[in-house]
C1' cells in the first nucleotide's frame, strides 16, 4: 500500500399460509380494530433435532433439511437471504 471473513448503520428487493368460526367490547346500525375460546394451516425472526461434511486428546461445530416451542396466516409491522452505500476491523499478499 492492497485490503478478505465478520460486525454495525442507512437504503432497495423479499415468500408461504383462514380478512376462518363463536362470544365480548364499542357503535344509531353494521364492518373493522382489540380481548377470550375453538379448529385449520405456514416457515424465511428466534429456538430445538438429526445429518452430508469439518474437527478430533477431550469438548465438539454444522443447513435454506426437519420440528413447530415461539412467531406468522387482508393491510401495516416483522421477515431468512440478496444488492448498493457508509462505518468498524484487520486476515492474506
Nucleotide at each position: 500500500c492492497c485490503g478478505a471473513u465478520c460486525c454495525c448503520u442507512g437504503u432497495g428487493g423479499g415468500a408461504g399460509a383462514g380478512a376462518c368460526c363463536g362470544g365480548c367490547c364499542a357503535c344509531g346500525c353494521g364492518c373493522a380494530c382489540g380481548c377470550c375460546g375453538g379448529c385449520g394451516c405456514c416457515g424465511a425472526a428466534g429456538g430445538g433435532g438429526c445429518a452430508a461434511c469439518c474437527a478430533c486428546c477431550c469438548c465438539g461445530g454444522a443447513a435454506a433439511c426437519u420440528c413447530u416451542c415461539a412467531g406468522g396466516c387482508a393491510a401495516a409491522u416483522g421477515g431468512a437471504c440478496c444488492g448498493c452505500a457508509g462505518g468498524g476491523g484487520g486476515a492474506u499478499g
The RNA shown here (Glycine riboswitch aptamer) has 93 nucleotides and comes from a Pseudomonadota bacterium.
Lineage of the source: Bacteria > Pseudomonadati > Pseudomonadota.
The model forms 91% of the base pairs in the Rfam consensus.
The sequence was found by an Rfam model in a public genome assembly.
The coordinates come from a structure-prediction model, not an experiment, and the mean pLDDT is 76.